RNAcentral holds the full RNA, with entries from SILVA. Predicted 3D model of a 482-nucleotide part of an RNA (small-subunit ribosomal RNA, 3' major domain) from a metagenome. The coordinates come from a structure-prediction model, not an experiment, and the mean pLDDT is 82.
Context: one part of a larger RNA
């Protein structure tokens, strides 16, 4: 120089306090741990594992496990014997891979022909040897790449110059100020760099251009409706504009702060990306690629089943509840994101329904998903294990698919368990934000989604304050630590 302190100032964060709402009892969904199994592949383990990798495990996926095979191999590349097709269908054995017969089929070029072959060559396919392939084996403590974390924190550094024998200071301290090492001032400093701010993209208002597949104020036809005009207007998108402490009061030396104005929008307007030096031999050899090591008739490959879904138990992350601000029935309003051709699928008919059948439109500002639901209006139940609350089982279906036995997902009838607000702990949030409704999309055949990832609709209450927790930045003190 650092790191520590139950040293000290000082600042900050939903850290704490003010509040709202969970989680810890409960079923049941989903991760792990334990245990069990032939195997329950393998990886993450405080914060920074545990609805993570998996944006989707019935076969496949898929690395395990059992049993059948195969040895230049499921896949490359080359050289090198030998075939000429190969691939397909078809039957036999068989779980299958794969084995054997049948069947069918006999490339392209060039030379030479007596058109009948003969010879060279090339592209497929096979097939024999040979070099070589494979390996989700092992080492993330050999590594690249790439990520978590402190942390969107305000830090971290250089050149020169000065000071110290040196190691290293100064700068980056002081005195204001800020969301900020932001800026201001003072200063053996002076300047620069990497972060910070600004640039980006999205919302919130406005202009100007456009006007269809959107829009309908008006004007004609026209029974309601719809057509043909129109592009003001909603709305779409492309260029611009607008916010800069710019104005104006009071404080200050200044930066700056506090209040007013006009403003859609006020002092970074909200949100997103964006992550300095570097720390934790964090984390990944299983995305990839990679030294090194090991396997080489196998630790490689194929195929069938089965397992990854198992169950005394334990923990984490979630749904759904316990109810009247509430169920249930009837009527009615009000959206944004998206998706669609092997796909959305209106509409009519069948079914109580999941769904079937016919089938217009639509490569989609057109037409479909697509009746958003809390919400609003009538009614009904009356405090009860109930018209709460769905969990388990049973029956009988529907779909997707080669196959739902292990092991789908949904309907319909039955059945109706625990639960009557949860002990110590503890989590999550400061405004269009918590709770709270529902919609949509990725994987997807379908699905175990109650999970991610977005999107609109309702729409709170609280912050006296920094004494304590927890995390951090700065300066200074002290140390037997390095």
């Nucleotide at each position: 120089u650092g790191a520590c302190a139950g040293g000290g100032g000082u600042c900050c964060g939903c850290a704490c306090a003010a509040g709202c709402g969970g989680u810890g009892g409960a079923a049941c969904a989903u991760g792990u741990g334990g245990u069990u199994u032939a195997a329950u592949u393998c990886g993450a383990c405080a914060a920074u594992a545990c609805g993570c990798g998996a944006a989707g495990a019935a076969c496949c996926u898929u690395a395990c496990c059992u049993a059948g095979g195969c040895u230049u191999g499921a896949c490359a590349u080359g050289c090198u014997u030998c075939c000429g097709a190969c691939a397909g269908c078809c039957g036999u054995a068989g779980a299958a891979a794969u084995a054997c017969g049948g069947u069918c089929u006999u490339c392209c070029g060039g030379g030479u022909u007596u058109c009948g072959g003969c010879u060279c060559g090339g592209a497929c396919g096979g097939u024999u040897g040979c070099a070589c392939a494979g390996g989700u084996g092992c080492u993330g403590c050999a590594u690249g790449g790439u990520u978590g974390u402190c942390g969107u924190c305000a830090g971290c550094u250089c050149g020169u110059g000065u000071c110290g024998u040196g190691a290293g200071a100064u700068g980056u301290u002081u005195g204001g100020u800020u969301a900020a090492g932001u800026c201001c001032u003072g200063u053996a400093a002076c300047g620069a760099g990497c972060g910070c701010a600004a640039c980006u993209c999205c919302u919130a208002c406005u202009g100007u251009c456009a006007g269809u597949u959107g829009c309908u104020a008006c004007u004609u036809u026209u029974u309601u409706u719809a057509a043909a005009g129109g592009c003001a207007c909603u709305c779409u998108g492309a260029c611009g504009g607008a916010a800069c402490u710019g104005c104006c009061u009071g404080g200050g030396a200044a930066a700056c702060c506090a209040g007013g104005a006009g403003g859609a929008a006020g002092g970074u307007g909200g949100g997103a990306a964006u992550g300095a030096c570097g720390u934790c031999a964090a984390a990944u050899c299983a995305u990839c690629a990679u030294g090194g090591u090991c396997c080489u008739u196998a630790u490689g490959u194929c195929u069938a089943g089965g397992g990854c879904u198992a169950c005394a138990c334990a923990c984490g992350u979630g749904u759904u509840a316990c109810a009247a601000u509430g169920g249930c029935c009837a009527g009615u309003a009000c959206a944004a994101c998206g998706g669609g051709u092997u796909g959305c699928a209106a509409g009519c008919u069948c079914g109580c329904a999941a769904g079937a059948g016919c089938a217009a439109g639509c490569c989609a500002a057109u037409c479909c998903c697509u009746g958003a639901a809390a919400g609003c209006u009538g009614g009904u139940c009356u405090a009860a294990g109930u018209u709460c609350g769905g969990a388990u089982u049973g029956a009988g279906g529907u779909c997707u698919g080669c196959a739902a036995u292990u092991c789908g997902a949904c309907c319909u009838c039955a059945u109706g368990a625990a639960g009557u607000u949860g002990a110590a702990a503890u989590c999550g949030c400061u405004a269009g934000u918590a709770a709270u409704c529902g919609c949509g999309c990725a994987u997807c055949a379908g699905c175990a989604a109650c999970g991610g990832c977005g999107c609109g609709g309702u729409g709170a209450a609280u912050a006296c304050g920094u004494u304590c927790u927890c995390g951090g930045g700065c300066c200074u003190u002290g140390u037997a630590c390095a």